The RNA shown here (transfer RNA) has 71 nucleotides and comes from a Candidatus Gastranaerophilales bacterium.
The sequence was found in a public genome assembly.
Model confidence (mean pLDDT): 82 of 100.
Rfam family: tRNA. The family's RNA type in Rfam is transfer RNA.
Formats: sequence, structure tokens, C1' cells
RNA sequence: UCCCGGAUCGUCUAGUGGCAGGACUGAAGAUUCUGGCUCUUCCAACGGUGGUUCGAACCCAUCUCCGGGAG
Repeated sequence: UCCCGGAUCGUCUAGUGGCAGGACUGAAGAUUCUGGCUCUUCCAACGGUGGUUCGAACCCAUCUCCGGGAG
């Protein structure tokens, strides 16, 4: 330099154009003499910019970063 893949709550992980979901962590409550376990509720995310579309995490372009490959 070129080719391929990836980037989603604090962490891990779904989501093939129509409400961004689950688990763990965290917070509040219930339970308990206290704590733990358990149960209920809540908080929390689509890498940046632009485009397509009535509508984009998803499709397109480009940039950044990560991984793999070629020379």
C1' cells in the first nucleotide's frame, strides 16, 4: 500500500429497513434479627461525518480504531 472482517448500556451478547432487547454489574424495594441467597422495579448503549429512504444499528460513501491476510 492492497484485500477481508469487526466497532451496540460499565462488561458480555442479540437484533437481515418499522418500539434498540437479554445476561452480569450498579441503584431502590420486598424477604431476613443482620448479612447473603431469592423475588420485583429501575438506570444505562448503536465509533465519527455525510448520503439513500416516509423511515437506518441494519443499505451506500468516507474517516478513525481493532483483528486477520497478501506483497